[in-house]
Context: one part of a larger RNA
RNA sequence: UUGCAGUUAAAAAGCUCGUAGUUGAACUUCAGACCUGGCCGGGCGGUCUGCCUAACGGUAUGUACUGUCUGGCUGGGUCUUACCUCUUGGUGAGCCGGCAUGCCCUUCACUGGGUGUGUCGGGGAACCAGGACUUUUACCUUGAGAAAAUUAGAGUGUUCAAAGCAGGCUUAUGCCCGAAUACAUUAGCAUGGAAUAAUAAAAUAGGACGUGCGGUUCUAUUUUGUUGGUUUCUAGAGUCGCCGUAAUGAUUAAUAGGGAUAGUUGGGGGCAUUAGUAUUCAGUUGCUAGAGGUGAAAUUCUUGGAUUUACUGAAGACUAACUACUGCGAAAGCAUUUGCCAAGGAUGUUUUCAUUAAUCAAGAACGAAGGUUAGGGGAUCGAAAACGAUCAGAUACCGUUGUAGUCUUAACAGUAAACUAUGCCGACUAGGGAUCGGGCGAUCUCAAUCUUAUGUGUCGCUCGGCACCUUACGAGAAAUCAAAGUCUUUGGGUUCUGGGGGGAGUAUGGUCGCAAGGCUGAAACUU
Numbered sequence: 001u002u003g004c005a006g007u008u009a010a011a012a013a014g015c016u017c018g019u020a021g022u023u024g025a026a027c028u029u030c031a032g033a034c035c036u037g038g039c040c041g042g043g044c045g046g047u048c049u050g051c052c053u054a055a056c057g058g059u060a061u062g063u064a065c066u067g068u069c070u071g072g073c074u075g076g077g078u079c080u081u082a083c084c085u086c087u088u089g090g091u092g093a094g095c096c097g098g099c100a101u102g103c104c105c106u107u108c109a110c111u112g113g114g115u116g117u118g119u120c121g122g123g124g125a126a127c128c129a130g131g132a133c134u135u136u137u138a139c140c141u142u143g144a145g146a147a148a149a150u151u152a153g154a155g156u157g158u159u160c161a162a163a164g165c166a167g168g169c170u171u172a173u174g175c176c177c178g179a180a181u182a183c184a185u186u187a188g189c190a191u192g193g194a195a196u197a198a199u200a201a202a203a204u205a206g207g208a209c210g211u212g213c214g215g216u217u218c219u220a221u222u223u224u225g226u227u228g229g230u231u232u233c234u235a236g237a238g239u240c241g242c243c244g245u246a247a248u249g250a251u252u253a254a255u256a257g258g259g260a261u262a263g264u265u266g267g268g269g270g271c272a273u274u275a276g277u278a279u280u281c282a283g284u285u286g287c288u289a290g291a292g293g294u295g296a297a298a299u300u301c302u303u304g305g306a307u308u309u310a311c312u313g314a315a316g317a318c319u320a321a322c323u324a325c326u327g328c329g330a331a332a333g334c335a336u337u338u339g340c341c342a343a344g345g346a347u348g349u350u351u352u353c354a355u356u357a358a359u360c361a362a363g364a365a366c367g368a369a370g371g372u373u374a375g376g377g378g379a380u381c382g383a384a385a386a387c388g389a390u391c392a393g394a395u396a397c398c399g400u401u402g403u404a405g406u407c408u409u410a411a412c413a414g415u416a417a418a419c420u421a422u423g424c425c426g427a428c429u430a431g432g433g434a435u436c437g438g439g440c441g442a443u444c445u446c447a448a449u450c451u452u453a454u455g456u457g458u459c460g461c462u463c464g465g466c467a468c469c470u471u472a473c474g475a476g477a478a479a480u481c482a483a484a485g486u487c488u489u490u491g492g493g494u495u496c497u498g499g500g501g502g503g504a505g506u507a508u509g510g511u512c513g514c515a516a517g518g519c520u521g522a523a524a525c526u527u
Base pairs, nucleotide, nucleotide: 004498005497006496007479008478012495014366016364017363021359022358023357025252026251031080032079033078034077035076036075037074038073039072040071041070042069043068044067045066046065047064048062049060050059051058052057085132086131087130088129089128090127091126095122096121097120098119099118100117101116102115103114104113105112136198137197138196139193140192142190143189151182152181155165156164167176168175169174208245209244210243212242213241214240215239216238217237218236219235220234256356257353258352259351261348262347264345265344269341270340271339272338275319276318279315280314281313282312283311284310286308290301291300327334328333371412372411373410374409375408376407381405385401386400387399388398423494424493425492427486428485430470431469432468435465436464437463438462439461440460441459442458444457446455447454474481475480500527501526502525509520510519511518512517
C1' cells in the first nucleotide's frame, strides 16, 4: 500500500494565488491473402490383437500403426506504399544448374528416370572476426547468478515422536540406493516482447536520400627498376555550394484550458459628487407647571421657563419602507443620486492559440468585530467608572449620567460558531415547478405609431447561477443527504487534518508583533 475516518462523535487551513511535488484528452500498421511448422481435440474409415458369431457383422483394448475431413490455440516466412541497420573479410549446411563417373531400371540409342561419389559455378542472415552508425528509458517474460543452517517439501520404522541424514540386502574377503526439490524481495547481468507510460525528431529546414557534379582541408597504402623530394591520379575522412529524387516535411481542434470579439448584467471595487429623514445641540417663537423614567420608583431637568409647539441653523453618523428562501464578490463583505476609472461573471460565436491543464509543501495578497500607535472628528450609542433602584447580598439584569471606543486618515495586528460546523477539479446516477442573467423560437400581446427597428408582456426551448419541493435505485448510528450517492462488488486526480477523556492549546524552545497576543507545540501525572 491492499484497507480507516473528517455535517453533528477527534478531525476541511478564513479565503485566494502560487514554486517544488503528484497527476494529466484523443490520434500514428488496423486488416487481408498465400505458404509452412507445433500442440490439443472431434467425425468417418483401414491394418493389427482379443472376445462373441455358422456368416454378415458387432464389441473391447488402444501411450499400437496409419489415411481422410474438420475445429481451436500458437510460432515462422512472403506480399498488399509496410525494413529485418549498413558494410568488409572468412567458414559454410541444405537448394539450383553445368561437367565427369559408379550402380539400378528403361530405350533402337549416354535415350530417359532414380540414386551415390567427385568437381565447378550461382545463390545463400547458419556463425566467426572487424568497421561505420544507432533516440533513450520504465514495464513484463525467460535464464545465469544469488552461502549454509532456517522455512516448505521428497525418501528413510531415530521402538513412536521432536530429530537425524541416514540406511537397506544377501549367496557377506561383498552388493545396492541416497544425502532430492521448491522459495529466495530490491539492485546488477543476459534474453525475448513492444501493449501501456514517458522521451526525442523536419518549420528561419543548418532536414532525408544520390546513378550525382564541383570547390576546399587533412591523411597516405600500392604502382611507376632502387633511394630521397615535390605534384598528380587513386583511396579514405571532414566541410561548403549546385543539381536531382519525393504524395517532400506542421495530427485533431477535447460538452479541457487561455485569448480576441458582440450585446448585456450586477446593492462587486476605487475616487469624486449628491440626497434623505432621524438624533443631539444652538438661535428665535408660543403657552404654562411640571417633565423624564419605571413593574413601581428614585437619581436627573425645571418660573433663570424644563417637557412641548412652530420657524431656522450647525454637526457627525446612518442609508428606513421598496428588501425577497432575490443579486454581486475568493472570502471577509456589499444598498441615496450622478460622473469618472479600471476589473469580473454568464451568454452568443462555422473567431484564434494548440496541452498551454488540475491540485498544491515553501512563499505571498486579502481578511468581520474588538485591540494598538500617530493625527482628525466627536451627533448617537456606549466597555470602565459614578449614582438611583431591586435584593438576604448585586461589584448584575432595570434606570440616569458617562471616559475609552464607535466615524475617518496613515500604519500594525491576523484572529471568530471566519458555519453550509460539509476542501478543490472532473464524470455519472431522478422527477418537478418557480426564480435571476444571457441567447433562440412563436400566424402570440401592448406602447409611441402608421409600418418597420426597438422595448413591455405571454407561452416554449436552451446554457449558467442562488435556492426549494417530492421521492429513495443509493447512503447513513440516526437526524437526515441529488450529495453526506456511484465503498468489504473497497483504486478518477490532488491538498490538508484526526486517533479515548483530562493535563492543554498549558510548559519549554523557535519565530512574528510596539504591546495585547498569534503561529508552531509536548511531557510527567491522572482517569